[in-house]
RNA sequence: UAUGGAGAGUUUGAUCCUGGCUCAGGAUGAACGCUGGCGGCGUGCCUAAUACAUGCAAGUCGAGCGGCAGCGAGUUUUGCACUGUUUUUUCAACCCGGACAGGACGUUGAUUUUGUUUACAAAAUCAACCUACUACCCGAAGAAUGAACGCAUUGAGAUGAAGUCAAUCUCAAGAAUGCGGUAAAUUUGUUGAAGAAAUAGUGCAGAAUGUCGGCGAGCGGCGGACGGCUGAGUAACGCGUGGGAACGUGCCCCAAAGUGAGGGAUAAGCACCGGAAACGGUGUCUAAUACCGCAUAUGGUCUUCGGAUUAAAGCUUUCGAGCGCUUUGGGAGCGGCCCGCGUCCUAUUAGAUUGUUGGUGAGGUAAAGGCUCACCAAGUCGACGAUGGGUAGCUGGUCUGAGAGGAUGAUCAGCCAGACUGGAACUGAGACACGGUCCAGACUCCUACGGGAGGCAGCAGUAAGGAAUCUUCCACAAUGGGGGAAACCCUGAUGGAGCAACGCCGCGUGCAGGAUGAAGGCCUUCGGGUCGUAAACUGCUUUUAUAAGCGAAGAAUAUGACGGUAACUUAUGAAUAAGGGUCGGCUAACUACGUGCCAGCAGCCGCGGUCAUACGUAGGACCCAAGCGUUAUCCGGAGUGACUGGGCGUAAAGAGUUGCGUAGGCGGCUCGUAAAGCGAAUAGUGAAACCUGGUGGCUCAACCAUUCAGACUAUUAUUCGAACUCACGAGCUCGAGAGUGGCAGAGGUACCUGGAAUUUCUUGUGUAGGAGUGAAAUCCGUAGAUAUAAGAAGGAACACCAAUGGCGUAGGCAGGGUACUGGACCAUUUCUGACGCUAAGGCACGAAAGCGUGGGGAGCGAACCGGAUUAGAUACCCGGGUAGUCCACGCCGUAAACGAUGGAUGCUAGCUGUGGGGGGUAUCGACCCCCUCCGUAGCGAAGCUAACGCGUUAAGCAUCCCGCCUGUGGAGUACGGCCGCAAGGCUAAAACAUAAAGGAAUUGACGGGGACCCGCACAAGCGGUGGAGCGUGUUCUUUAAUUCGAUGAUAAACGAAGAACCUUACCAGGGUUUGACAUCCCGAGAAUUUUGCCGAAAGGCGAGAGUGCUUUAUUGAACUCGGUGACAGAUGAUGCAUGGCCGUCGUCAGCUCGUGUCGUGAGAUGUUUGGUUAAGUCCAUCAACGAGCGCAACCCUUGUUAGUAGUUGAAUUUUUCUACUGAGACUGCCCCGGUAACGGGGAGGAAGGAGGGGAUGAUGUCAGGUCAGUAUUUCUCUUACAUCCUGGGCUAGAAACGCGCUACAAUGGCCGGUACAACGGGCAGCCAACCCGCGAGGGGGAGCAAAUCCCAACAAAACCGGUCCCAGUUCGGAUAGCAGGCUGAAACUCGCCUGCUUGAAGUCGGAAUCGCUAGUAAUCGCAGAUCAGCAUGUUGCGGUGAAUACGUUCCCGGGUCUUGUACACACCGCCCGUCAAACCAUGAAAGUGACCAACACCCGAAGUCCGAUUUAUCGGCCUAAGGUGGGGGGCAUGAUUGGGGUUAAGUCGUAACAAGGUAUCCGUACCGGAAGGUGCGGAUGGAUUACCUCCUU
Repeated sequence: UAUGGAGAGUUUGAUCCUGGCUCAGGAUGAACGCUGGCGGCGUGCCUAAUACAUGCAAGUCGAGCGGCAGCGAGUUUUGCACUGUUUUUUCAACCCGGACAGGACGUUGAUUUUGUUUACAAAAUCAACCUACUACCCGAAGAAUGAACGCAUUGAGAUGAAGUCAAUCUCAAGAAUGCGGUAAAUUUGUUGAAGAAAUAGUGCAGAAUGUCGGCGAGCGGCGGACGGCUGAGUAACGCGUGGGAACGUGCCCCAAAGUGAGGGAUAAGCACCGGAAACGGUGUCUAAUACCGCAUAUGGUCUUCGGAUUAAAGCUUUCGAGCGCUUUGGGAGCGGCCCGCGUCCUAUUAGAUUGUUGGUGAGGUAAAGGCUCACCAAGUCGACGAUGGGUAGCUGGUCUGAGAGGAUGAUCAGCCAGACUGGAACUGAGACACGGUCCAGACUCCUACGGGAGGCAGCAGUAAGGAAUCUUCCACAAUGGGGGAAACCCUGAUGGAGCAACGCCGCGUGCAGGAUGAAGGCCUUCGGGUCGUAAACUGCUUUUAUAAGCGAAGAAUAUGACGGUAACUUAUGAAUAAGGGUCGGCUAACUACGUGCCAGCAGCCGCGGUCAUACGUAGGACCCAAGCGUUAUCCGGAGUGACUGGGCGUAAAGAGUUGCGUAGGCGGCUCGUAAAGCGAAUAGUGAAACCUGGUGGCUCAACCAUUCAGACUAUUAUUCGAACUCACGAGCUCGAGAGUGGCAGAGGUACCUGGAAUUUCUUGUGUAGGAGUGAAAUCCGUAGAUAUAAGAAGGAACACCAAUGGCGUAGGCAGGGUACUGGACCAUUUCUGACGCUAAGGCACGAAAGCGUGGGGAGCGAACCGGAUUAGAUACCCGGGUAGUCCACGCCGUAAACGAUGGAUGCUAGCUGUGGGGGGUAUCGACCCCCUCCGUAGCGAAGCUAACGCGUUAAGCAUCCCGCCUGUGGAGUACGGCCGCAAGGCUAAAACAUAAAGGAAUUGACGGGGACCCGCACAAGCGGUGGAGCGUGUUCUUUAAUUCGAUGAUAAACGAAGAACCUUACCAGGGUUUGACAUCCCGAGAAUUUUGCCGAAAGGCGAGAGUGCUUUAUUGAACUCGGUGACAGAUGAUGCAUGGCCGUCGUCAGCUCGUGUCGUGAGAUGUUUGGUUAAGUCCAUCAACGAGCGCAACCCUUGUUAGUAGUUGAAUUUUUCUACUGAGACUGCCCCGGUAACGGGGAGGAAGGAGGGGAUGAUGUCAGGUCAGUAUUUCUCUUACAUCCUGGGCUAGAAACGCGCUACAAUGGCCGGUACAACGGGCAGCCAACCCGCGAGGGGGAGCAAAUCCCAACAAAACCGGUCCCAGUUCGGAUAGCAGGCUGAAACUCGCCUGCUUGAAGUCGGAAUCGCUAGUAAUCGCAGAUCAGCAUGUUGCGGUGAAUACGUUCCCGGGUCUUGUACACACCGCCCGUCAAACCAUGAAAGUGACCAACACCCGAAGUCCGAUUUAUCGGCCUAAGGUGGGGGGCAUGAUUGGGGUUAAGUCGUAACAAGGUAUCCGUACCGGAAGGUGCGGAUGGAUUACCUCCUU
């Protein structure tokens, strides 16, 4: 010296990027919610600079003065009272004992009366007792004075640590007074009361006296300009920092000199007067450190250098002196003024200014100065932002940050400003003065109504405001301040205490042991787990707490508010002390229950619609902890404003053109000078506090201290240096420009001119159409069109050449010629000498559309009018058609004005094409070939990029300059300004809303995109359906019920392989409730069986018979009945909670993985490509190599054959049949094509290229179907949604649909005859022969558990013969009647069959639609399952047995590749606009309201200054406030109105995304309900196809 840098969530199906939003951190003068033990240190109206009750916050000096109101003391005096003494007068009494008399009150007793009888109470009367007290008499005796002495006392001094008291000692007086008791002596009254006089003391009251202590008011001095509060104003020399000269300065310090002698007033006071008060007036008296002359003048000031002028105050004193005063000079500190630099936002504020800028002179000030005035000049400031507007006290610092920065300016400190609002001066050293004055205003208060008083933004405190901010405390003990000589006084400064978890720091709420892992809670898979050593319990400790004791420092001599505080000691006892938030991710921490898109949560993403780790509660857990969360704000993260440290092709962003060019910025090579920048050194400043490191003090820490070290990154001055930049000077040539010589070109402007074509007109020929479209129509045409020929007119545009070509700054430019003119390029032994680059403002140009004026107008053609299309069609298509398109002049100034790429310069591989020029080589020459400069294209190294891509024409590597961007929407909008004739353009916000919007690329899906391929997909055929009748299923309707499910393909003769009862799930009625069925428990009984009555039955009530097996003799097993509760039961719900199974795409050829490679990544590759195949089948190739599930094969069957065996077959057999085991087919062989795979043909063979058929169904899709097959989660019912029974219904019938049967007939019907199958089934069965019946069938009973018997003649179509003769029939058989049969308890609803009779529709079926490619279609019958019976259905079987396929354009479905995409719930997608509804913010608006700053005029207080006079006063200049007026500015509000935004399920359409069904978009114009449409020009950010050209390999 250095110490310092973290990220995450969210756009997507996924990815990378861009980009915003949000979170984690720190902080606060905070507030709010819940909670709250202690201490220390700090902090505490951020809002209303709102209003303030009450008290206090600035006084002091008597040693400046006159004084004396009050207090105290002293002195004098008056009165009264009391006490003492003396004298005197009057009156009364006599210590004690005895006797006698009276005797209140009280106590006791008796009587009477009254109250209601008693009891009881009250009153009255009488009697008795004794005492206090009183009166009188007798007896005994008593009183006073007092010498000396002692004590007390008084005065003075001393001792003692100090004050008081006490004490002690010494000295003096014992004069006066008192007390004690006595000696001697004396007097008789003594004592008491009252009165009078004198005297002393005490107390009280009054008066006088300034004498003293002191002191109200006053004069005077100093201080109230400090301290304290606040931040309204101020964008300024206000502040910060560094300088400067023209100043002032009380108190303080230093030095020098002086302080003499006088004078006149005045306040207070006194007297009187006015007033309610505040206050004031008149007269009169008086002092000073108040005031004024005089003297002096070191000194000062002025000066004409002669001179003039200018001071003072005393007071105290211990007598030593001290404090003061005056003058001058100096100092320190403080203050005033000036300057450089720095100091917020706004240009939607661009011009401002008249004392303004400067000068001269004067005035004024402490001082420079337009500070003020007169005159003169016309300046001064401004894009480096003046002026205006908004906001704001500034700084040290504080918070944050790695830093740079950003934010902030509480507490502490420096400066400024303010003191109710505005103005003003006075005094003073200092103010234009917070607790001073004057005036004006607003407000409040008092009032006698005439007038007055006030200013908390000092400390407390109150009200109000607000989310919110304290005690009307103690003390001057400390620090400091004012006054004073001092003692002291004052001090809400300050020191402290109080309140508040408001902040920081520290401490505590216990520690150790303790497993039955207690109880209890919660969870549970029921085993257990967890709270949890946690608790209880045992032991220990005492910080804190409580109580007691002791008790500081802070204090220098004294003095302590804090404070009996801190600290210390002792005692008691785990005792007094834990909450808050969170637990989906970010982000540490999970389960149960409740709820059910409700209630609610939420910082972002988001959670909640019946299993919520996201809501609420509980248990548990996590994080902090006397706090914890929330809210608000700032910084950080945010490299999202980028100086450090970003970008602009497509994400936001290059201006239309740099075309010209100003300011500004930047600038080639060499030399020299200077030193502005730059660097170094030295010096000064950068207050203290704060910050960093060290050290120290409070027990630690916070906090505090520290002349310990730094830092304060800054700036000023001086000196030195000269590489670089700048400046100045001198040169240079490579940049730039010029000259000369060439050269290409749709470069520009003006004029002239040409042919083809369209249209129109005229004429001729000619006749019925033309035109137009997907198809038509409107339209033109017999009045002669179209067509054709000739002629004429007019306007516009220029085929071929022609090109990825050329020129131009861009827009743009195209027939030909002429004139004028700009620029580029090439060559050059020429010239100038940096003259350059860029370029804010400015100027100019600028497609199309549009505007104005005047022309022109052939074609085309917005608008408009018709015709079509359509649900509509304000469109696409068609027929017309105006403006316009064209010209001249003038505007407009915008485009996808694009290479979506600003300009300039340098550097960094190449290859190729093309345009222009030059050189070389070669040749006779043009060619060819090579080199080079400029342009224009394609592909590519390195590099860059998010990727796509760019790549010497950079989007690479660098430098310079300009412009622009900062989430999306609102919006390129509003308002304002400028421009414009208008349309409109340029400049350009905010409120509000939102968590995304966006770029590139990936995988899918989709396309009314493309290519290829396949399929009975079409086509070619055959036969049907759709029409009829009937059967059957479905919809709908009906019904008590018509049970339920299935509903395009992938429901509908489907579940149902068979509803008369049963089935049955539905309906009506009747029953049962541990149940019809399962397990367990208890009791009884064997089981079982016969039978009566009621009932429709289920069932109910009864009566008998019967006693089994086993046993340890209790019982047990099975069964029946009854009972109890656990439980049973449910075809009740959810197939969108599920399993399983199934349908479909689809028997389509696909779907994936490992490793490797490529890509930042999602992903790709493999799996693509070329062939081939039924096939991702195989081959080849290839950054791929392999593998799995699918395909194929293996399996069954059929076709040929061999072997073996065999019941049966009447029998034989090389045969037939049955069964088993084999063989056979593999492109093996031949030919051809092909690299191969393979394909074509052939032979042989029963069979040939998969021989035919079947089973077999990848990853997945459709929340496909099924909870009613079964299983199953959850919910629901439990005398019912369970269960039993009878009857009914599922079988209904206006209508519609699906699947079938039978037909419509002659390829046929009927009659007769004659042939030929296969698969199968059979004991509650198949049923033979034989007999009966027309027949269905009946009787019968043989055989057969079946290669044996039976169904079963084994069949029908077929074949032979006959008849019918084209018709509603000898077709067809519905419908109906009668008579029968069979099954079954039962045939009515509602079975099948037979016989006779009846004889309907129907004559081949509209639109549409289905199946089938060979033993197939078509047609014919047979058998089985289900089943008592019931088959036109279904599953199988065999008989007869075709036609056609050119082919892949089209329809449908599928596969692969590719392309576009705004889709990913994936086109049944997404999405736009009007209208309607609700809400939100905002613009305009007739106006309205308050406000702000100026302006003009009027009036004008106080006051400074000036002037005047009749010095009472008046006038003048200036000015605050006030008034009038017209404008300006922002704000609020406003009927109405405009657009904008938002809002699960509104209306109309379908604009965009695919070629989005008319490619889209940009500018402009017109039009239209709306998206939008159309015209003109432009872009590709358009799909597809074909062609041309070029490039690469």